The prediction has a mean pLDDT of 80. The RNA shown here (transfer RNA) has 71 nucleotides and comes from an archaeon.
RNA sequence: GCGCGAGUGGUCUACCGGUAUGACAUUUGCCUUCCAAGCAAAUUGACUGGGUUCGAUUCCCAGCUCGCGCA
Numbered sequence: 001g002c003g004c005g006a007g008u009g010g011u012c013u014a015c016c017g018g019u020a021u022g023a024c025a026u027u028u029g030c031c032u033u034c035c036a037a038g039c040a041a042a043u044u045g046a047c048u049g050g051g052u053u054c055g056a057u058u059c060c061c062a063g064c065u066c067g068c069g070c071a
Base pairs, nucleotide, nucleotide: 001070002069003068004067005066006065007064010024011023012022018054026042027041028040029039030038047063048062049061050060051059
């Protein structure tokens, strides 16, 4: 330099055109003599920019980061 793949909360992950699923974690409450466990609630999100579309995490283009391969 060229090609391929990946990028989703603090972490892991599902969905792949119709307002993103679950788990862990964190906080609060209940329970408990206390802790742990359990129960309930809350908080936290699509790598960036543009395009297509009534509507984009999803499709297209460019970029960024990471990984793999070739030279």
The sequence is in RNAcentral, with records from ENA.